[in-house]
About this RNA:
This is a predicted structure of a 145-nucleotide RNA (Guanidine-I riboswitch aptamer) from Pseudanabaena sp. FACHB-2040. The source organism's lineage runs through Bacteria, Bacillati, Cyanobacteriota, Cyanophyceae and Pseudanabaena. The sequence is in RNAcentral, with records from Rfam. The coordinates come from a structure-prediction model, not an experiment, and the mean pLDDT is 76. Its Rfam family is "Guanidine-I riboswitch aptamer". On this family, see Barrick et al., Proc Natl Acad Sci U S A 2004: "New RNA motifs suggest an expanded scope for riboswitches in bacterial genetic control".
RNA sequence: AUAGGAAGCUUCUAGGGUUCCGGUUUUGGUCUGCUGCCGCAGUCAAAAUGUGCUGGUCCGAGAGAAGCAGCUGGUUAUAAAUGGGGACUCGUUCAACUUGACCCCAUUUUGAUCGGUCACACGGCGGGAUAAAAGCCCGGGAGGC
Numbered sequence: 001a002u003a004g005g006a007a008g009c010u011u012c013u014a015g016g017g018u019u020c021c022g023g024u025u026u027u028g029g030u031c032u033g034c035u036g037c038c039g040c041a042g043u044c045a046a047a048a049u050g051u052g053c054u055g056g057u058c059c060g061a062g063a064g065a066a067g068c069a070g071c072u073g074g075u076u077a078u079a080a081a082u083g084g085g086g087a088c089u090c091g092u093u094c095a096a097c098u099u100g101a102c103c104c105c106a107u108u109u110u111g112a113u114c115g116g117u118c119a120c121a122c123g124g125c126g127g128g129a130u131a132a133a134a135g136c137c138c139g140g141g142a143g144g145c
Stems, first nucleotide, its partner, number of pairs: 008068005015059002020056002022053001023049007031042004070117008079109008088100001091097002120140001122143001126138003
C1' cells in the first nucleotide's frame, strides 16, 4: 500500500410518524335529559386534525444505554479422556512379563463460580418498506479526514 474478517441477540432510549385506541374541532340525528320551543349537556354517526394532539399502541439506532452471547484469565469438581509415576495385586516357569482396581502428578474437554475484554467511528443526495415517517433498511455504502 492492497484485499478480507469480526462487528451478533434481547430490552429500552434519543428520535420518528399516524394504521388502531384515546383526545380535540366541525357537521348531522323521527336519539336521551333539563323543559313545551329556543338553547345547553349527553350519546351515536361522519369528516377534519400529529406544523398548537407533550397520551396509549406502533417503528426505532454501526457511529446511544443496559444485559446476554462471544473471546479470554483464575479457582474448583468423588466429572470424562489421554499420558507419566508410586505402592499393591492376578496369571505365567521363582528373573522378567502381564491383569485389575487404588493413590499422586500433568494436559485436554465438560460443568460450576469469580473476574477481564468488547477499541475507534465525520458522513450525504437519492431510493425502499410499512398506515406513515425516521438516527429504520440500502449503509461502518458513495464521499471526506